[in-house]
RNA sequence: UGGGGUGGCCGGCCGAAUCCGGGAGCGGCGGAGCGGGGGACCCAUUUCUGGGGUGAAUCCUUCCGGAGUACCGGAAGGACGGGCACUUCCGCCCGAACCCGUCAGCUCACCUCGCAGGCCACGGAAGCGAACCA
Numbered sequence: 001u002g003g004g005g006u007g008g009c010c011g012g013c014c015g016a017a018u019c020c021g022g023g024a025g026c027g028g029c030g031g032a033g034c035g036g037g038g039g040a041c042c043c044a045u046u047u048c049u050g051g052g053g054u055g056a057a058u059c060c061u062u063c064c065g066g067a068g069u070a071c072c073g074g075a076a077g078g079a080c081g082g083g084c085a086c087u088u089c090c091g092c093c094c095g096a097a098c099c100c101g102u103c104a105g106c107u108c109a110c111c112u113c114g115c116a117g118g119c120c121a122c123g124g125a126a127g128c129g130a131a132c133c134a
Base pairs, nucleotide, nucleotide: 011120012119013118014117018032019031020030021029033115034114035113036112037111038110043105050103051100052099053098054097058079059078060077061076062075063074064073065072066071080095081094082093083092084091086127087126088125089124090123
């Protein structure tokens, strides 16, 4: 001097997943805020091929394999959804995972749950905005 790893602090990102108070060595604690689910009349709808929820993470076509047409896995393509740190265009990337358990549409009152986890981008152009200086 360069590279790698670990820990702390600061800054920022995906996400609802943050802040405050109290308390103790373990309180299943409380509040605010954000987010989710259940839940009438009316209205609406499909299950028997079960159905449903969180989430961007779904749908369709062709081919191959396994099966019991609706299913599972793989390959290729398309539609659509999400991210790239203010927006748009180009370009690039992602389309998981988990849960309920035969049951739930919407839904006033009402009931109830969560506040995790994972990352470090710095590609190009145009525009907008802010700060600082004079």
This is a predicted structure of a 134-nucleotide RNA (c-di-AMP riboswitch aptamer (ydaO/yuaA leader)) from a Chloroflexota bacterium. It matches the Rfam family "c-di-AMP riboswitch aptamer (ydaO/yuaA leader)". Rfam describes the family as follows. This family represents a conserved RNA structure found upstream of the ydaO and yuaA genes in Bacillus subtilis and related genes in other bacteria. Rfam links the family to the GO terms cyclic-di-AMP binding and regulation of gene expression. Its mean pLDDT, the model's own confidence on a scale to 100, is 77. Of the family's consensus pairs, 92% are formed in the model. The sequence was found by an Rfam model in a public genome assembly.